[in-house]
RNA sequence: GCUGGGAUAGCUCAAUUGGUAGAGCAACGGUAUCGUAAACCGUCGGUUCCGAGUUCGAUUCUCGGUCCCAGCUC
Numbered sequence: 001g002c003u004g005g006g007a008u009a010g011c012u013c014a015a016u017u018g019g020u021a022g023a024g025c026a027a028c029g030g031u032a033u034c035g036u037a038a039a040c041c042g043u044c045g046g047u048u049c050c051g052a053g054u055u056c057g058a059u060u061c062u063c064g065g066u067c068c069c070a071g072c073u074c
Stems, first nucleotide, its partner, number of pairs: 001072007010025004019056001027043005049065005
């Protein structure tokens, strides 16, 4: 340099032919216990990497940029 994949909650990841963004863990609160942990119930937490375009509507499609991973090159 080229090709492919990826960037979404504090962390790990979903969300598919475009239609109100979810789960687990963590955190917090509660139940229970003499008390703690485990367990169970619940709550909170998001400018979907950045910018632009298409659209009534974009995590999703198109273009550009940044970063990460893998592969290729006589």

Transfer RNA from a Candidatus Microgenomates bacterium, 74 nucleotides, folded computationally. It matches the Rfam family "tRNA". It is annotated as a transfer RNA. Rfam's curators write: Transfer RNA (tRNA) molecules are approximately 80 nucleotides in length. The RNAcentral record of the sequence draws on ENA. Model confidence (mean pLDDT): 80 of 100.